Predicted 3D model of a 350-nucleotide part of an RNA (small-subunit ribosomal RNA, central domain) from Chloroflexi bacterium B3_Chlor. Lineage of the source: Bacteria > Bacillati > Chloroflexota. The coordinates come from a structure-prediction model, not an experiment, and the mean pLDDT is 86.
Context: one part of a larger RNA
RNA sequence: UUGGGCGUAAAGGGCGUCUAGGCGGUGUCUUAAGUUGGGCGUGAAAUCUCCCGGCUCAACUGGGAGGGGCCGUUCAAUACUGAGACACUUGAGGGCAGGAGAGGAAAGUGGAAUUCCCGGUGUAGUGGUGGAAUACUUAGAUAUCGGGAGGAACACCAGUGGCGAAGGCGGCUUUCUGGCCUGCACCUGACGCUGAAGCGCGAAAGCGUGGGUAGCGAACGGGAUUAGAUACCCCGGUAGUCCACGCCGUAAACGAUGGAUACUAGGUGUUGGUGGUAUUGACCCCAUCAGUGCCGUAGUUAACGCGUUAAGUAUCCCGCCUGGGGACUACGGCCGCAAGGCUAAAACUC
Repeated sequence: UUGGGCGUAAAGGGCGUCUAGGCGGUGUCUUAAGUUGGGCGUGAAAUCUCCCGGCUCAACUGGGAGGGGCCGUUCAAUACUGAGACACUUGAGGGCAGGAGAGGAAAGUGGAAUUCCCGGUGUAGUGGUGGAAUACUUAGAUAUCGGGAGGAACACCAGUGGCGAAGGCGGCUUUCUGGCCUGCACCUGACGCUGAAGCGCGAAAGCGUGGGUAGCGAACGGGAUUAGAUACCCCGGUAGUCCACGCCGUAAACGAUGGAUACUAGGUGUUGGUGGUAUUGACCCCAUCAGUGCCGUAGUUAACGCGUUAAGUAUCCCGCCUGGGGACUACGGCCGCAAGGCUAAAACUC
């Protein structure tokens, strides 16, 4: 490279947004670039195929004929693709009317609990474990009652419930703000899909500056366990965890499953709409749209399994894989305050 692949064997980019590019709905007309056909020219020799010949045969070789492909030119065709024009509404977007939500940001606020402080009651233990000890406590602990301080997290509701592109989001209130769903079919009229690069977002840990620190708690100290115990268990405990601003840019960033569109049996839950039916009314029931689960047909798969939320059947675009180790490494480059990140070999070896 060809071919084949990417849930679990190697392989889907952590996620979004957008540029170039690639691809692109329905109808009519024009054009004839791609496309198709014919003519002409070109297509050296060798090579290839066929025929005849020469070396005893063959390889090899001489002669003749032929074919395809390429390119140019000309004529023609117009289904498809392209280009130009006009039109359309189902894709897309908008409008109007409704709807649900831990979507985001900021400010304020509430109760329970832990810890600490003050005061009261009260007296000898408390705590902890497999059992203990370190630890705390007669300078009055633990327990209990009242008061106060401060930080962090929000029990029940809570649900294979909801929202978000992903990371993620959960007390309550207010302000600002993004997206989504349904109904109507009023407007625009293909405005679409994907997306190298770029840009932005991105858990936890970590870093910088300043604050904060109740609980928890790497490191560290002590007590145990043990042959040892740089651990598991216990008593303490610094960074950190929290806030503001700025970095870092990685995760089993997972559905280990890229995005979009169309098609292809059903059954059963659940969330949010809409229409119908029904009713005094809320329900129930039927249909339908959007989500989220389970089971399962055809099909698919190496199997497990997947199965209208596809891993089925197809199309378009992007990313990625190519034996194991060496190696999520070295070197170089770019980024970073650093930690390190991104990109990414070879020798050698099996």